[in-house]
């Protein structure tokens, strides 16, 4: 330089034909249990304002379709395969 695949929470990782985003785990927080740990078991965990009810804002970045985008388009960066 051409093609092809990937990017979602503190990590990994789901999200079906566009239709409650983060299920699930693991981490962390708090409790219960122990004489104390661990191990189980419970509850609770994106982010900002806000005492609080609540609100807004989040799927790599920007832009665009649609009533509605993690999902379709298009530019753009990272990483990964292949071809030259």
């Nucleotide at each position: 330089g051409g093609g092809c695949g990937a990017g979602u929470g503190g990590c990994g990782g789901a999200a079906c034909u566009g239709g409650c985003a983060g299920a699930c785990g693991c981490g962390c927080a708090g409790g219960a249990c122990u004489u104390a740990g661990a191990a189980u078991c419970c509850u609770g965990u994106g982010g900002c304002a806000g005492c609080a009810a609540u609100g807004c804002c989040g799927u790599g970045g920007g832009a665009g379709u649609u009533c509605a985008a993690a999902u379709c388009u298009c530019c753009c960066c990272u990483c990964g395969c292949c071809c030259a």

A computed fold for an 84-nucleotide RNA from a marine sediment metagenome, annotated as transfer RNA. The sequence is in RNAcentral, with records from MGnify. Its mean pLDDT, the model's own confidence on a scale to 100, is 81. Its Rfam family is "tRNA". By type it is a transfer RNA.